[in-house]
A computed fold for a 584-nucleotide part of an RNA from Planctomyces sp. SH-PL14, annotated as large-subunit ribosomal RNA, domain V. Its mean pLDDT, the model's own confidence on a scale to 100, is 84. The RNAcentral record of the full RNA draws on ENA and SILVA.
Context: one part of a larger RNA
RNA sequence: CCCGCACCGUGACGGAAAGACCCCAUGAACCUUUACUGCAGGCUGGUAUUGGUAUUAGACAUGUCUUGUGUAGGAUAGGUGGGAGGCUUCGAAGAGGGGGCGCUAGCUCUCUCAGAGCCGUCGUUGAAAUACCACCCUGGGCCUGUUUGAUAUCUAACCCUGUCCCGUGAAUCCGGGCAGUGGACAGUGCCAGUUGGGCAGUUUGACUGGGGCGGUCUCCUCCAAAAAGGUAACGGAGGAGCCCAAAGGUACCCUCAGCCUGGUUGGCAAUCAGGCGAAGAGCGUAAAGGUAGAAGGGUGCUUGACUGCGAGACCUACAAGUCGAGCAGAGACGAAAGUCGGGCUUAGUGAUCCGGCGGUUCCGAAUGGAAGGGCCGUCGCUCAACGGAUAAAAGGUACUCUGGGGAUAACAGGCUGAUCCCACCCGAGCGUCCAUAGCGGCGGUGGGGUUUGGCACCUCGAUGUCGGCUCAUCACAUCCUGGGGGUGGAGAAGCUCCCAAGGGUUCGGCUGUUCGCCGAUUAAAGUGGUACGUGAGCUGGGUUCAGACCGUCGUGAGACAGGUCGGUCCCUAUCUGGUGUGGG
Numbered sequence: 001c002c003c004g005c006a007c008c009g010u011g012a013c014g015g016a017a018a019g020a021c022c023c024c025a026u027g028a029a030c031c032u033u034u035a036c037u038g039c040a041g042g043c044u045g046g047u048a049u050u051g052g053u054a055u056u057a058g059a060c061a062u063g064u065c066u067u068g069u070g071u072a073g074g075a076u077a078g079g080u081g082g083g084a085g086g087c088u089u090c091g092a093a094g095a096g097g098g099g100g101c102g103c104u105a106g107c108u109c110u111c112u113c114a115g116a117g118c119c120g121u122c123g124u125u126g127a128a129a130u131a132c133c134a135c136c137c138u139g140g141g142c143c144u145g146u147u148u149g150a151u152a153u154c155u156a157a158c159c160c161u162g163u164c165c166c167g168u169g170a171a172u173c174c175g176g177g178c179a180g181u182g183g184a185c186a187g188u189g190c191c192a193g194u195u196g197g198g199c200a201g202u203u204u205g206a207c208u209g210g211g212g213c214g215g216u217c218u219c220c221u222c223c224a225a226a227a228a229g230g231u232a233a234c235g236g237a238g239g240a241g242c243c244c245a246a247a248g249g250u251a252c253c254c255u256c257a258g259c260c261u262g263g264u265u266g267g268c269a270a271u272c273a274g275g276c277g278a279a280g281a282g283c284g285u286a287a288a289g290g291u292a293g294a295a296g297g298g299u300g301c302u303u304g305a306c307u308g309c310g311a312g313a314c315c316u317a318c319a320a321g322u323c324g325a326g327c328a329g330a331g332a333c334g335a336a337a338g339u340c341g342g343g344c345u346u347a348g349u350g351a352u353c354c355g356g357c358g359g360u361u362c363c364g365a366a367u368g369g370a371a372g373g374g375c376c377g378u379c380g381c382u383c384a385a386c387g388g389a390u391a392a393a394a395g396g397u398a399c400u401c402u403g404g405g406g407a408u409a410a411c412a413g414g415c416u417g418a419u420c421c422c423a424c425c426c427g428a429g430c431g432u433c434c435a436u437a438g439c440g441g442c443g444g445u446g447g448g449g450u451u452u453g454g455c456a457c458c459u460c461g462a463u464g465u466c467g468g469c470u471c472a473u474c475a476c477a478u479c480c481u482g483g484g485g486g487u488g489g490a491g492a493a494g495c496u497c498c499c500a501a502g503g504g505u506u507c508g509g510c511u512g513u514u515c516g517c518c519g520a521u522u523a524a525a526g527u528g529g530u531a532c533g534u535g536a537g538c539u540g541g542g543u544u545c546a547g548a549c550c551g552u553c554g555u556g557a558g559a560c561a562g563g564u565c566g567g568u569c570c571c572u573a574u575c576u577g578g579u580g581u582g583g584g
Stems, first nucleotide, its partner, number of pairs: 001584008011575002014571002022405004027401002029397004035202005041195009051154011063142004068137001078136005085119003094113008158182001160180003164177004205217003214234001218240006241386001242284001243343002248302007256280001258276005282291002285348001287346003306329004312323003318387001331340003354380007362373002412459001413457001414455003418452001420448006429439002466541001467539003471533001472530005479504003482499006506520005547565004551560003
C1' cells in the first nucleotide's frame, strides 16, 4: 500500500413522512355568538272545518218620544214653510207625591185631589210664538230589524271513554250500534305578526423589515427630490372633508407693519399730529409661491356665483383633472376704452347602478290617450378600506385539514457588531506628599464573535429543540502547579503585570434546570469554542399536540413566555471516518 472479518456510530445538512410550528390562499371543515341572511319549531291573531238559543255592548236603518238659556226681552226662542185660531167634561188653571234633564232660572213625564178655564194675533227681536200642522238639524231614550263583538247555555259536527252488543266462529285491530264525558272549544289546513344558532348558507379587508397588537388607507402644502418634469420608505413637518349674498362683479379713491418726536385723562401699548419706513403688514382658513405700478383698505351702483358654444394647449395608461382667446344671446358697472362665465393661487371630495323632483317641440306594442321610458336640469352614499366586490355580514380551532412558501417567523449557521466581553490611548482627580504600587472623571482607538438584538442569505417534498448521562477535542483572555518584573514587597500572606496550555481542575443538598444558593473538602474547584460539541449514542424531568383542574380574560366557542396532574423517542450501516484483528 491492497483485500477481508468483527465492532463503533463522526459525517454523507443519512433513511422515513410534498413541516403538524409560522406565514400565505378573496382554500376547506367543524364549533360559537346580542355577525348577516334565511329555514324548521314555538307563541299569538284571522279564516275554513263550524252549528242552535238566550243575554249583553257597539254600529246602521225604519218608527216613536224627547232635546236644544249669546245680549235686548213676561223666558232654556234649533231651522224653514203653512197659519188665525188652537186645547179642554175623552177633563183646563191650581195644589200635593214621585221620576228624568239642567248653563239651578226652570223644562218635561206620570199619579191623586180639584173643578172650568189655558194660550195665540198685540209691545221688545236679524228671525215669532211648543196656539196648531208638516219637513228637517244637534244630542238622547225606547220598540223592531240587520250586523259586529263578548258572555252563558244546548247538541248534532269533532275529540275521548266503555268490564256493553253486532259483523264473527280468533282478535286489545277496523267498521257499525248503544250508553256516557267533553264540545263548537280542542285538533288540523291556509294566511299574517312575533320569536327563533334548533338548523343552514356565508362573510369576517389590505399595507406591514414574519404575523398579531398599534398605526395607516382619499385630498392639499413644504422638505426629502440630486437647479426642467417626475420620483420611494411604518422618512421629517403641517392642514382639508369648509366658508362668504359679500369675503362675488364693476367704477373711482387710498397704502401697510414697526420705530422716533409731540400731544387732556393715555400708562410699554386705545385715538390725534409730524417724520423715518419696499414691505418685515395684510390677503377667511395649513404651508408654499405670489403680491402695494395690488391680489391689501374703502365708497357707489349691482348679480357675469349668466345661457348656448369653444380655436388651441397643459396633464395623462384609462377614467378623470386644468387653462383658455374668440363667437352668439340677454345683462351689470363705467363718460368711454373696456372688465365681468365667482372668490390672489393651489385642499373643502365620490365613478356606475337604482330611485325621487322639475321641465321637455322625443318614443308610446292596431289607433287616440295613458302607464312607462328617453333627453335637459337637479337631489339621495364618513360607498372615509375614499377607482367605490353585496341593499344586507362577527368570532374560535391545541380536534383540525388541503394547497403552497425558506418569496416569511421560531432552532442552528451566515453577514453586522448597536448591546456584550477584553485590551489600549489621554490623564481631571484619588492615593498624607506623589497622575500612572493600586485606581482613573469626561472622552477616544481597537480586538473578539461566548450575550441581547438587527438583517432574512442556504434549509419549511423536515437542518429534532432545553437540561442531564457518556465520550470528548480545541483556544488561552491561566483557576492550580512552573518562570519572571513592579509594589504603598521587612518576613509571611497578598496586589498587579509579563511568559507559559505539559498535566490537573472534587463530592453532596434544593430545583427539569443551565445558572444560582447552601454544606464539606481541595493545590485548584478556570473562561470559552466545537450546529448554545455529542438523541441513525442513552434519557425525556422542562418546553411544545390530543384529556383534565385552578386563576384571569371572553356573552360564547375558547385563550393565556400563568400555574398544575397525565402523555408511543423508529432505523438490520452502502460510502466516509475510527478501533481491533487476519491475509497478501